[in-house]
């Protein structure tokens, strides 16, 4: 320095431009002597950052940051 991948929930990933979801995890209840397993519910988001297109953008174009792989 160069060419590709990636950042969304506390954690690992989904998501044709049209209501942002799952599992785990975290609260509550049920069950149980009691923990735990089991079920049944609840609460948890500036979608890395700044613009731009569109009625509408997690998704599209620009530009940064930042991890990660590959050349040299």
């Nucleotide at each position: 320095g160069c060419c590709g991948a990636g950042a969304u929930a506390g954690c690992u990933c989904a998501a044709c431009g049209g209501u942002a979801g799952a599992g785990c995890a975290a609260c509550u209840g049920u069950u149980u002597u009691g923990u735990a397993a089991a079920c049944a519910g609840u609460a948890g988001g500036u979608u890395c950052c700044g613009g731009g297109u569109u009625c509408a953008a997690a998704u599209c174009c620009c530009g940064g940051u930042c991890u990660c792989g590959g050349c040299u």